The part of an RNA shown here (small-subunit ribosomal RNA, central domain) has 355 nucleotides and comes from an uncultured marine archaeon.
Context: one part of a larger RNA
């Protein structure tokens, strides 16, 4: 609960697509469903309003008149909403052009350093680790240096509050396929749009199933060494699952800008990325400087807003459309039921009681 809210107090679904629904640009004509007006019918009583009357007044009651609502006939109006028809280009989409990008998928190759292991050579007593040590490695020759081969993981510098993507996220190189956005245009369609209950798709890490792979790191009441009163820890030496690949599943995160999506309007300044225009300059190069403009991304900040912190044309300002959500703390994101899942568990989601 016809209220007020959702950055931080409770509350924006993790993200997108999209059905029903809701909402919808400009112009003209028509219609008259809605709507407005007029006039009839109808409109029980009570109620309500006016006048008068009855209880000593009043409340209360009675009489008369009137009003009002739904309904209905006829007529008028034609702004706005709806519907029908015709048209328009600013919203939306398409097309063309030259550019930007770690956007996605796959393949290949290589590359790259570091690391580990094997082999060969050199070389000899320590190495490693820490606050200090020890466990540990080492005479079957370690650590260290040189050469060579194999292996798996990861991509330093460039690198930038840079870029791209709906979000999750994305960074060695080349190729193939593929998606989106921005800008410019004297082209085309002509409202085709916005949001979205259900529904669908995607969705870090972790975990699960099957098969591979295992260099390094590394959960475990795993094994040791220390520390300590103890030390199921912090530190050290090892180490399984896992992290990696392929095919599936799970569907959650402080999935955060803790800020739903779309549109319109509202002072400035200053960086930076992409496109376009102009002026100047040029050792002419997709060169440099200045400037205007469109789109992104940052900083500062006016008005305003806000409880304040802050926010401030990337709004949390002023408005519109649509959706989701909140309603004291705990109990509890629990129980029960349903549903999804191989499981773990997810989604939906109370109450008693307590304060």
């Nucleotide at each position: 609960u016809u209220g007020g809210g959702c950055c931080u107090a409770a509350a924006a679904c993790g993200u997108c697509c999209g059905u029903a629904g809701c909402c919808g640009g400009u112009u003209u004509g028509g219609u008259a469903c809605a709507u407005u007006c007029g006039u009839g019918g109808g409109u029980a009583a009570a109620u309500c309003a006016g006048a008068c009357a009855g209880c000593u007044c009043a409340a209360c009651u009675g009489u008369c008149u009137g009003a009002a609502u739904u309904c209905u006939g006829c007529g008028a109006g034609g702004a706005c909403g709806g519907c029908c028809a015709a048209a328009c280009u600013u919203g939306a989409g398409a097309c063309c052009g030259g550019g930007a990008g770690a956007g996605g998928u796959g393949u290949a190759g290589g590359g790259g350093u570091a690391c580990c292991u094997g082999c060969g050579g050199g070389g000899u007593a320590g190495g490693g680790g820490u606050a200090a040590a020890a466990u540990c490695c080492u005479g079957u020759c370690a650590u260290c240096c040189c050469g060579u081969a194999g292996g798996g993981a990861c991509c330093a510098c460039c690198a930038g509050u840079u870029g791209c993507g709906a979000a999750g996220g994305c960074u060695c190189u080349a190729c193939a396929c593929u998606a989106g956005a921005a800008c410019g245009g004297a082209u085309c369609u002509g409202a085709c749009g916005g949001u979205c209950a259900g529904g669908g798709a995607c969705g870090a890490a972790g975990c699960c199933u099957a098969g591979g792979g295992g260099c390094a790191c590394g959960a475990a009441c795993c094994c040791g060494g220390a520390u300590u009163a103890g030390a199921u820890a912090c530190c050290c030496g090892g180490g399984u699952a896992g992290u990696c690949c392929u095919a599936g599943g799970u569907g959650u995160a402080a999935a955060c800008g803790c800020u739903g999506u779309g549109g319109a309007c509202u002072u400035u300044g200053u960086g930076u990325c992409g496109g376009g225009g102009g002026u100047c300059u040029u050792u002419c190069g997709a060169g440099g400087a200045c400037u205007c403009u469109c789109g992104g991304u940052g900083c500062c900040g006016u008005a305003g807003u806000g409880a304040a912190g802050a926010u401030g044309u990337u709004a949390a300002g002023u408005c519109c459309a649509c959706u989701g959500c909140c309603u004291g703390g705990g109990g509890a994101g629990u129980a029960c039921g349903g549903u999804c899942g191989c499981a773990a568990g997810g989604c939906u989601g109370a109450a008693a009681c307590u304060u």